The RNA shown here (SAM riboswitch aptamer (S box leader)) has 107 nucleotides and comes from Fictibacillus terranigra. Rfam family: SAM riboswitch aptamer (S box leader). From the family's description: The SAM riboswitch is found upstream of a number of genes which code for proteins involved in methionine or cysteine biosynthesis in Gram-positive bacteria. The model forms 94% of the base pairs in the Rfam consensus.

[in-house]
């Protein structure tokens, strides 16, 4: 990189470098940001995918948070396709798929 399974409404920030962008990519919308953005670095924190351990009523669940990852504005910021529902919205609402994140596997 590619499949394939799971999960995506909830939780978690502070200081230092940095100096203009940033919210994956497109088109829109929104918003964050010199009261300092990306990136990196230190501490600190959230969860609980897998391993590792401990209990149990063992095809399995619970705990725990040591070991790989992960994450830490806003739902995955929100729309796009495509069904369907009504009170017909200055463009609602549902479900579902596309895309993408992440986590184990496996090529």
């Nucleotide at each position: 990189u590619u499949c394939u399974u799971a999960u995506c409404a909830a939780g978690a920030g502070a200081g230092g470098u940095g100096g203009a962008g940033g919210g994956a990519a497109u088109u829109g919308a929104c918003c964050c940001u010199g009261a300092g953005a990306a990136a990196c670095c230190u501490c600190g924190g959230c969860a609980a995918c897998a391993g590792a351990c401990u209990c149990u009523u063992u095809u399995a669940g619970a705990g725990c948070a040591c070991u790989g990852u992960g994450c830490c504005a806003a739902u995955u910021u929100c729309a796009a396709c495509a069904a369907g529902c009504c009170g017909a919205g200055u463009u609602g609402c549902u479900u579902g798929g596309a895309a993408g994140a992440u986590a184990a596997g496996a090529a």